[in-house]
RNA sequence: GGACAUGACUUUGGAGAAGCUCAUUGAAUUGAGUGCCGAAGGGGCAAAGCGAAAAGCGAAUCUCUCAGGCAAAAGGACAAAGUUUUUAUU
Numbered sequence: 001g002g003a004c005a006u007g008a009c010u011u012u013g014g015a016g017a018a019g020c021u022c023a024u025u026g027a028a029u030u031g032a033g034u035g036c037c038g039a040a041g042g043g044g045c046a047a048a049g050c051g052a053a054a055a056g057c058g059a060a061u062c063u064c065u066c067a068g069g070c071a072a073a074a075g076g077a078c079a080a081a082g083u084u085u086u087u088a089u090u
Stems, first nucleotide, its partner, number of pairs: 002090002007084007018034001020033004035070003041066001042064003049057002
């Protein structure tokens, strides 16, 4: 000096599911109830591997639906492009 990995930031794209019922309110404002969705977050686990071990550790867009969500807006895993910090390897 270059490559790759990780993290951060910016821009763009980005799904699903009742604008349900009752009461209430200036107002989808608030409360209760029923049904539903998975792609913030959180919980659960297979093989390989680690391990003396049948203990334990062990991933996800799988699964649960606690939280969140079910017009629009917002949010949004993830993806692309750009900028950039540190460390490690070559």
Record summary: Glycine riboswitch aptamer, 90 nucleotides, folded computationally. Its Rfam family is "Glycine riboswitch aptamer". About the family: This family represents the bacterial glycine riboswitch.